[in-house]
Molecule: small-subunit ribosomal RNA
Organism: uncultured prokaryote
RNA sequence: UUGAUCCUGGCUCAGGACGAACGUUGGCGGCGUGCUUAACACAUGCAAGUCAAGGGGAAAGGUUGUCUUCGGACGGCCGAGUAUACUGGUCGAGUGGCGGACGGGUGAGUAACACGUGAGCAACCUGCCCGGAAAAGGGGGAUAGCCCGAGGAAACUCGGAUUAAUACCGCGUAUGGUCUGGCACGGCAUCGUGCUAAGAUUAAAGGUGGCUUCGGCUGCCGUUUCCGGAUGGGCUCGCGGCCUAUCAGUUUGUUGGUGGGGUAACGGCCUACCAAGGCGACGACGGGUAGCUGGUCUGAGAGGAUGAUCAGUCACACUGGAACUGAGACACGGUCCAGACACCUACGGGUGGCAGCAGUCGAGAAUCAUUCACAAUGGGCGAAAGCCUGAUGAUGCGACGCCGCGUGGAGGAUGACGGUCUUAGGAUUGUAAACUCCUGUCAUCGGGGAGUAAAGCUCUGGCGUUAAUAGCGUCAUGAGCCUGAUAGUACCCGAAGAGGAAGGGGCGGCUAACUCCGUGCCAGCAGCCGCGGUAACACGGAGGCCCCGAGCGUUGUUCGGAUUUACUGGGCGUAAAGAGUGCGUAGGCGGCGAGGUAAGUCAGAUGUGAAAUCUCGGGGCUCAACCCCGAAACUGCAUCCGAUACUGCCUUGCUAGAGGGCUGGAGAGGAAACUGGAAUUGGUGGUGUAGCAGUGAAAUGCGUAGAUAUCAUCAGGAAGACCAAUGGCGAAGGCAGGUUUCUGGACAGCUCCUGACGCUGAGGCACGAAGGCCAGGGUAGCGAAAAGGAUUAGAUACCCUUGUAGUCCUGGCAGUAAACGGUGUGCGCUUGGUGUGGGAGGUUUCGACCCCUUCCGUGCCGGAGCUAACGCGUUAAGCGCACCGCCUGGGGAGUACGGCCGCAAGGCUAAAACUCAAAGAAAUUGACGGGGACCCGCACAAGCGGUGGAGUAUGUGGCUUAAUUCGAUGCAACGCGAAGAACCUUACCUAGGUUUGACAUGUAGGGAUAAACCGGUGAAAGCCGGGGAGCGUAGCAAUACGCAAUUUGCACAGGUGCUGCAUGGCUGUCGUCAGCUCGUGUCGUGAGAUGUUGGGUUAAGUCCCGCAACGAGCGCAACCCCUGUGAUUAGUUACCAGCGAGUAAAGUCGGGGACUCUAGUCAGACUGCCCAGAUCAACUGGGAGGAAGGUGGGGACGACGUCAAGUCAGUAUGGCCCUUACGCCCAGGGCUGCACACGUACUACAAUGCCCAGUACAAUGAGAACCGAGACUGCAAAGUGGAGGAAAUCUAUAAAACUGGGCCCAGUUCGGAUUGUGGGCUGCAACUCGCCCACAUGAAGCCGGAAUCGCUAGUAAUGGCGCAUCAGCUACGGCGCCGUGAAUACGUUCCCGGGUCUUGUACACACGCCCGUCACAUCAUGGAAGCCGGCAGCGCCCGAAGUAUCCGUGCUAACUUCGUGAAGCAGGAUCCUAAGGUGAAGCUGGUAACUGGGAUGAAGUCG
Repeated sequence: UUGAUCCUGGCUCAGGACGAACGUUGGCGGCGUGCUUAACACAUGCAAGUCAAGGGGAAAGGUUGUCUUCGGACGGCCGAGUAUACUGGUCGAGUGGCGGACGGGUGAGUAACACGUGAGCAACCUGCCCGGAAAAGGGGGAUAGCCCGAGGAAACUCGGAUUAAUACCGCGUAUGGUCUGGCACGGCAUCGUGCUAAGAUUAAAGGUGGCUUCGGCUGCCGUUUCCGGAUGGGCUCGCGGCCUAUCAGUUUGUUGGUGGGGUAACGGCCUACCAAGGCGACGACGGGUAGCUGGUCUGAGAGGAUGAUCAGUCACACUGGAACUGAGACACGGUCCAGACACCUACGGGUGGCAGCAGUCGAGAAUCAUUCACAAUGGGCGAAAGCCUGAUGAUGCGACGCCGCGUGGAGGAUGACGGUCUUAGGAUUGUAAACUCCUGUCAUCGGGGAGUAAAGCUCUGGCGUUAAUAGCGUCAUGAGCCUGAUAGUACCCGAAGAGGAAGGGGCGGCUAACUCCGUGCCAGCAGCCGCGGUAACACGGAGGCCCCGAGCGUUGUUCGGAUUUACUGGGCGUAAAGAGUGCGUAGGCGGCGAGGUAAGUCAGAUGUGAAAUCUCGGGGCUCAACCCCGAAACUGCAUCCGAUACUGCCUUGCUAGAGGGCUGGAGAGGAAACUGGAAUUGGUGGUGUAGCAGUGAAAUGCGUAGAUAUCAUCAGGAAGACCAAUGGCGAAGGCAGGUUUCUGGACAGCUCCUGACGCUGAGGCACGAAGGCCAGGGUAGCGAAAAGGAUUAGAUACCCUUGUAGUCCUGGCAGUAAACGGUGUGCGCUUGGUGUGGGAGGUUUCGACCCCUUCCGUGCCGGAGCUAACGCGUUAAGCGCACCGCCUGGGGAGUACGGCCGCAAGGCUAAAACUCAAAGAAAUUGACGGGGACCCGCACAAGCGGUGGAGUAUGUGGCUUAAUUCGAUGCAACGCGAAGAACCUUACCUAGGUUUGACAUGUAGGGAUAAACCGGUGAAAGCCGGGGAGCGUAGCAAUACGCAAUUUGCACAGGUGCUGCAUGGCUGUCGUCAGCUCGUGUCGUGAGAUGUUGGGUUAAGUCCCGCAACGAGCGCAACCCCUGUGAUUAGUUACCAGCGAGUAAAGUCGGGGACUCUAGUCAGACUGCCCAGAUCAACUGGGAGGAAGGUGGGGACGACGUCAAGUCAGUAUGGCCCUUACGCCCAGGGCUGCACACGUACUACAAUGCCCAGUACAAUGAGAACCGAGACUGCAAAGUGGAGGAAAUCUAUAAAACUGGGCCCAGUUCGGAUUGUGGGCUGCAACUCGCCCACAUGAAGCCGGAAUCGCUAGUAAUGGCGCAUCAGCUACGGCGCCGUGAAUACGUUCCCGGGUCUUGUACACACGCCCGUCACAUCAUGGAAGCCGGCAGCGCCCGAAGUAUCCGUGCUAACUUCGUGAAGCAGGAUCCUAAGGUGAAGCUGGUAACUGGGAUGAAGUCG
């Protein structure tokens, strides 16, 4: 994620952090921090020097002139005591000593003893420093510099002459050291330590103070040898810390030994020979990535991520190689070589190395000053003063981070103005502002003004050294002098004035915070869900509000939330997940007792665990950040000494696990051989004749050449009916006629033997359905492919007729299945009931069965418990243990690439890019089903009459038109709104007018004016002109004021303009169907369920019974109206039986109240009574009585809801729109238009009819601008006229029916359309466009295809009558009334609709959802001829510099025995070797014609 629920599961967010960046904004200070990318390339300056014995030279300094950026630059002159010696001072180069191996930078390489931690070196070194012992005697020869000369552009080089040393070289000495031997002690294998003897071998340098009787003495520094220390380093080892098995084998100096070499030192470190080892699933080798750590960030923790700044360590210094010097380097600012790059050049040749500090280019989203000082700390040199120090100390720049401060405080209601909203009242911004009174932090200005400083030098005093009161060292609560980059800074004082200092993001939910306007699926937003299609709290703006605040947001990364890799702390029946099954290797785990050991484990102690960081306590900057001190901690490692319960190891024993033995029975367990019957098919023969076969129906097919059928016989292959079962066996796959042989396992009983021999099981091995493959057989039936026939829109399918592989056997391969109990194996424990298979025992019996107990297997139901639920439940999915396998969102995909296997098909192993916000499990309520059960309805069926065909009427669609106004559209629009379009209506069109308006109200003003009437114009409306009245109050009146009316202007009116998807109200429909719910209780984790289900019954959730339900509400029914019977009351206009009168006739009259009727009241019907059935029920069937009998018939009445159903055009109404027009008036036209299609009706097609004549019987209703009688005229429509009637009083022939006559089956005496002529009526007016009458005309049509509608009784059918609307009428429509008056229902299989229960579901907009090919676009990716790189290795060639070795007849100062000496140098050769070349393979990238699938897209196409 769903309509809702629960679970699984992913995605997303809220928190913290950062060497950050970007957007926007920006007041101050403190402390930190700042090239994460190109280990790219670098101009310029600086970053490592210092000391002085000797020698040479020039200075230094003073003065003056010019210029000046006022710092200085350039030039002249003088230049120390006459010279030598001597003394003091300055400067540069060389020689020499020490230092340039530290400090500083960077993280390229490195997966390694590189790092961390702990050990070891009996296998080592260590300059300067400290302690101790001893010593420094005597000589020699050179060489830089300098001078002269030469070459070169330069860098630099060469030759000659001369010179010094703490430079160099011999000789002497040897406390000691080293080598060779002996002894003692000790240990750790090689050995270590000490003592000792003889022999051999091995050193040195001076400088500078003081004193001096010049003989020396003495201080300090330096030098040599040895021993020891300290510090620093070297080497070795245990353990620890990345990814990848789609890297499984790797290694030849490799592993070990011996000899030799080499090193400070061990060692294949190197070399020769010998052996063949070494490493690896506890992950070797290979590939990728990476400096490591203390720590840092996060987290409850365990963990995860990370390795900036600070600290420890390693590696590197343009790239690659190499050595030299030295205590230390294979050396960042040294050397040599090669390469790339850059620069200089006179083209011959040279020079360089910012990953030091600044800085530049470039790259990049991005990272600073070419600053000051050695004052402090530290380092180098020096005896020291001191010099050097881009280490360091400071400042600058950057909101980059953390911390602190400010941008004012108090009062102040007319709740101001303005803004926004508004229901128009008000609310809010808001004490906010203004205004009043204060304060003065920071910034600004002025003044004062630190600490960081101690050393050092000079003097004095004490002590030590010494012969010494020199000198030197050291001390002093002795004195003096002098040293500050930061910086006139921190800090302090004063002054002025609220004056200079606020923004960013958000406001649909998560998530704190809402309104208006604009926009209209557009523009846009968006972390996820998702907003936007005319009322957007989600876009944009505004107001308000919320959060944070010199910041705020965004982006990126990381931890958290995420128990979402689960050690802490998850799972696998159905959600992802148990391997198809077994055997078994390594590994993991393992019964009971005893002894030993002490590896794991536990306890104590010791060492170490750097500092910083974190935590706690305290302290210093006014606080904090920050800094300092102390403690704790650093969960670790090592060693020593203990403990011995548990685990391990060793030894020994036991029998409960496991195995063996004996005795039994059961079984489709396996393999081989043999064998039997039924059936199918085929062959042969007989009988027999026209069909058989097949299907939903057919056809293909077979058959007159004899099928099918039937009989006999033969052949062959395959399969095993019945028994047969939720029965048996097997590890699984699987196993079924019978017999024999061979053979595996399980089970029961006995309790005889062994003595833990066990469980699981990565790899491995074996077995493994069907289908498939190879070879050889076999082939009856069946039967992929194939062919044909059907079906179909198509049908490469389902159905039918044939039919090949195959199915069968033998041998081999393959190795997969929904290989499923969707449930790994083994062991133990935990209530039960009931079947069944095998065995044993008990009881009993003659023997059994039944019954009881027990073991093993196989089922069902259920308890606890478990589970998300479903369900599982001693055969666990319960409670535990052991081991293995597997899972981590959906898709891509069990796919690609690689590897392994296979003859192939294919199998096993197994990703990523990209894409989605879901995919999913279980259960719930509905809906749906060409699922089931039950029930109902004119639903079907049974009937009667229609529609669909004709003509006409009417409505609709379409077409047409200036307009044909608008709405209604399946049922549920279509004789509907419209109960009546010639004008009007009228909303439409054309033309003419009008603008406060045809109508309402208010306000301000004007003047008198409007209507009637008259005239002009006009189609009318209208316009123009004439004409000219009113009411009230006051008053005698004139007149004044007001009202009405009119006119002008302002507010406003008006709109049938839009939105029925913004609405109210009303209505349709499901449906007069029997349903829809609630409270409490109960059940369920929950949605929900129960009740409302069940058994009966009913028209009905109607009633009864039962039941974890008990009750209730809206519906049903009843109450209301009409009608059917009766009673009673009342009788006029109705009625008339009796009485009377009366007429041609007539309730006409008197009268009557009986009857009909009218209209009030009442009665009656309730399954009340009887019989039967049923549960002593509801109820049902029958009957009696009754006018009526089981709701008597009809009406009104319509539950919760559904269809965004219909209506803004009936009225009302939100919003939007028009305002000299989308308003209003008016004339004419249109709504009536006609190739066509549909719906609803009327009239017919005729004889049950039509025509003519006669004649009988109604009811509902209506009537005053109305109904209109009798009478007269007209063929008639109608006219004249007017009695009566505001009505039970008057007005109207009811028709069909019935009686008689005609017609005689025909387009007619049926039918009446159409048309012509003449009339009538209404109306201002019948042309478009009314109705009626008469005469004439006389069309289609002879009962209607597919299909379809209504109706169950006073119904259908049929006949007339009335009314509303209305001047008239298109009415054949609508609504009513009465007359005549049927047929049929077996029944519920089917069609349609509905109800209840149940079932399936991937549906919930609820028969919807959805799949694949193709076409188009975009994206990522696989393959691919080829092309271009990178990496490492191998073979061969070439081979710089350089070490080593060899040669060294060329050259050479020290020594010399004088030698062709020793020693050394040049030079040469060899081995090794960087770079380079070449060849063939490998790995890994990029690109690519073409190609494969995948994902996503608008309403494309086909199914």